The RNA shown here (transfer RNA) has 73 nucleotides and comes from a Fibrobacterales bacterium. Lineage of the source: Bacteria > Pseudomonadati > Fibrobacterota > Fibrobacteria > Fibrobacterales. The prediction has a mean pLDDT of 81.
[in-house]
RNA sequence: GCGAGAAUAGCUCAGCUGGUAGAGCAUCAGUUUCCCAAACUGAAGGUCGCGGGUCCGAGUCCCGUUUCUCGCU
Numbered sequence: 001g002c003g004a005g006a007a008u009a010g011c012u013c014a015g016c017u018g019g020u021a022g023a024g025c026a027u028c029a030g031u032u033u034c035c036c037a038a039a040c041u042g043a044a045g046g047u048c049g050c051g052g053g054u055c056c057g058a059g060u061c062c063c064g065u066u067u068c069u070c071g072c073u
Stems, first nucleotide, its partner, number of pairs: 001072007010025004019056001027043005049065005
């Protein structure tokens, strides 16, 4: 230099054919317990890497770009 893949909650990851962004763990609160742990219930937490484009509507499609991984030279 060329090609491919990945980037979504604090962490690990889903998100189907474009139509209100989710799960588990963790955190906080409550119930229970003499206390802790466990269990159960609830809550909070998001510029979907960044910038544009298409569309009534984009995490999803298109272009550019950043970082990381792999392959080729």

It matches the Rfam family "tRNA".